[in-house]
RNA sequence: GCCCUCGUAGCUCAGGGGUAGAGCACUCCCUUGGUAAGGGAGAGGUCAGUAGUUCGAAUCUACUCGGGGGCACCA
Numbered sequence: 001g002c003c004c005u006c007g008u009a010g011c012u013c014a015g016g017g018g019u020a021g022a023g024c025a026c027u028c029c030c031u032u033g034g035u036a037a038g039g040g041a042g043a044g045g046u047c048a049g050u051a052g053u054u055c056g057a058a059u060c061u062a063c064u065c066g067g068g069g070g071c072a073c074c075a
Base pairs, nucleotide, nucleotide: 001071002070003069004068005067006066007065010024011023012022013021018055026042027041028040029039030038048064049063050062051061052060
């Protein structure tokens, strides 16, 4: 230098054009003498960034940044 892959909630990850989700964690409530477990409700996101395509982009395209991997070049 080139290619592939990953980047989404505090954490682990789904979702690959049409309202952003799950589990765990967090808050409140129920249950208990109290705790744990269990049940119910809730909060939490500029979907790595900037442009582009589209009526519409987390999703498609280009570039950039970061993690991982492969190939090449120099001596």
Transfer RNA from an Alphaproteobacteria bacterium, 75 nucleotides, folded computationally. The same sequence occurs in records of 2 taxa.